[in-house]
RNA sequence: ACCAGUUGCCGAGGAGAGACCUUCACAAUAUUCCUAAGCUAGUGAGGCACCGAAGGGGCAAAUCCAACAAAAUGGAUGAAACUCUCAGGUAAAAGGACUCGACAACUGUA
Repeated sequence: ACCAGUUGCCGAGGAGAGACCUUCACAAUAUUCCUAAGCUAGUGAGGCACCGAAGGGGCAAAUCCAACAAAAUGGAUGAAACUCUCAGGUAAAAGGACUCGACAACUGUA
C1' cells in the first nucleotide's frame, strides 16, 4: 500500500402513533374611520389516548466473587431491533436508530 475497524463530515434511503380535547394564557392577517375589543390560524400550558428508531433505564446465557467436598444459595459484571416509556414523539416540515456510498483522521494486520 491493500484489507478490517472506530470516529467525524457530506450525499441517498429511512418506520410507528389523536392535524384529539380544554369554560386556560398569548395571539398575526382580516373585521370597525382610528383607538380599543373579541374571535380565527398559530404558539404555549394542561388533560386523556397512543407510538418507539434520538438519548436513558431493565435482563438471558456466560464469567467472576463469597461460602462449600460438590450442588443448591447470595452478590457483582452482563447485549439487542427484546422490554420500560423517564426523556422524546403522534399532518407536513424538522428530527430520526439503522443501511449504502464518497472523503478525512486514528487504530489494527502485514